[in-house]
This is a predicted structure of a 108-nucleotide RNA (SAM riboswitch aptamer (S box leader)) from Aquibacillus saliphilus.
RNA sequence: CUCUUAUCAAGAGUGGCAGAGGGAAUAGGCCCUAUGAAGCCCGGCAACCAUCAAGUUAGCUUGAAAAGGUGCCAAGUCCUACAGGUCCGUGGAUCUGAUCGAUAAGAG
Numbered sequence: 001c002u003c004u005u006a007u008c009a010a011g012a013g014u015g016g017c018a019g020a021g022g023g024a025a026u027a028g029g030c031c032c033u034a035u036g037a038a039g040c041c042c043g044g045c046a047a048c049c050a051u052c053a054a055g056u057u058a059g060c061u062u063g064a065a066a067a068g069g070u071g072c073c074a075a076g077u078c079c080u081a082c083a084g085g086u087c088c089g090u091g092g093a094u095c096u097g098a099u100c101g102a103u104a105a106g107a108g
Stems, first nucleotide, its partner, number of pairs: 001108008013042001015041003021032003026081004043073003048069002051064005082097007
C1' cells in the first nucleotide's frame, strides 16, 4: 500500500509545558481557538486484540478485570456532495443505502 471482517448517535481534564492555528482530503457550509489551536507530558475513557471464568461438538456466545498491544478524549465520521423513499413545493426538511474516511483484527 491492497484485500477481508467488525464497529463508528455512548464515554473520557477547571492539570503542566508550549504559543497560532485546528475540525483527514477536494468543494461548499458551519464551528472551535489568546477564557490558549497544533504538538508533547501527565491524567482519563472504552474494551478491538490479548487475559480469566462459564456455556458450546465447533464456529462462537455471555460475563469479569484493566497489568499488556492498539485506539480514543468539541459538535453523529461536525454537516452536505451520489442514489432512492416520504413531506412541503423548486429549494428545503427528514429517512435509508452507497461512496469516502477512522479504528481494530487478520491475510497478501